[in-house]
Formats: sequence, structure tokens, C1' cells
RNA sequence: ACUGACUUGGGGCAAACCCGUCGCGAGGCGGGGGCGCAAAGCCAGGGGUCUCUGGAAGAGACAGCCCAGCCGCCAGU
Repeated sequence: ACUGACUUGGGGCAAACCCGUCGCGAGGCGGGGGCGCAAAGCCAGGGGUCUCUGGAAGAGACAGCCCAGCCGCCAGU
């Protein structure tokens, strides 16, 4: 660097839904749960989607939509 993780072993994350809690909201956090994931690790820089405000303009949310950036376990080559 590439391939795989359905080749083994050890592990990791956690959708919907439910409970609690915070938020006007999108959603966040904690617990249960487990659809899935080999970067479903980090990051809101670009695109995208979503929310709030009568509009403009702005302020936000999503990394489990894609790209860029950063970093990384195991096995094989």
C1' cells in the first nucleotide's frame, strides 16, 4: 500500500422502537433494544437533507447520504 473481517480468535459501534431528560424544533444526552456497519472512528470545509423565524437574511441539526481532511485495531498478501 492492497485485500478481508461470512477464514479464525479477541473485541468495537448501534437503526427503528420504548423509557428518562434537555431543546420552540430539526435533534442531543443517558438506559433498554439490535436493523445493520470494516472506519457506523474524528471533523459541519464542499455538496445534500432537515428545523426555526411572516419574509428577507440569518441562526441551528444531521458524520448511519456523498466528497475532502485527520487518525486507527486484527489477519493475509
c-di-GMP-I riboswitch aptamer from a Solirubrobacterales bacterium, 77 nucleotides, folded computationally.
Rfam family: c-di-GMP-I riboswitch aptamer. Rfam describes the family as follows. GEMM was predicted in a large-scale screen for bacterial structured RNA regulatory elements.
Of the family's consensus pairs, 100% are formed in the model.